RNA sequence: UGGGGGAUCGUCCAGCGGCAGGACAGCGGCCUUUGGAGCCGUUAACCCUGGUUCGAAUCCAGGUCCCCCAG
Numbered sequence: 001u002g003g004g005g006g007a008u009c010g011u012c013c014a015g016c017g018g019c020a021g022g023a024c025a026g027c028g029g030c031c032u033u034u035g036g037a038g039c040c041g042u043u044a045a046c047c048c049u050g051g052u053u054c055g056a057a058u059c060c061a062g063g064u065c066c067c068c069c070a071g
Base pairs, nucleotide, nucleotide: 001070002069003068004067005066006065007064010024011023012022013021018054026042027041028040029039030038047063048062049061050060051059
């Protein structure tokens, strides 16, 4: 420099253009002699800027950062 892939709760991963979900963690409660186990509830996120669309995490353009391949 060229090609390809990726960026989503604190962490790890899902998510046909139509309510952003799961696990763990956190918080509250129940249980319990105790709880760090178990059960119930709950908080929390779409890398940035534009475009398309009635509607964008998703499609398009341009950026930023990370990974792989080639030279």

Annotation
Predicted 3D model of a 71-nucleotide RNA (transfer RNA) from a Chthonomonadaceae bacterium. RNAcentral holds the sequence, with entries from ENA. The prediction has a mean pLDDT of 82. It matches the Rfam family "tRNA". Its family is annotated with triplet codon-amino acid adaptor activity in the Gene Ontology. The same sequence occurs in records of 3 taxa.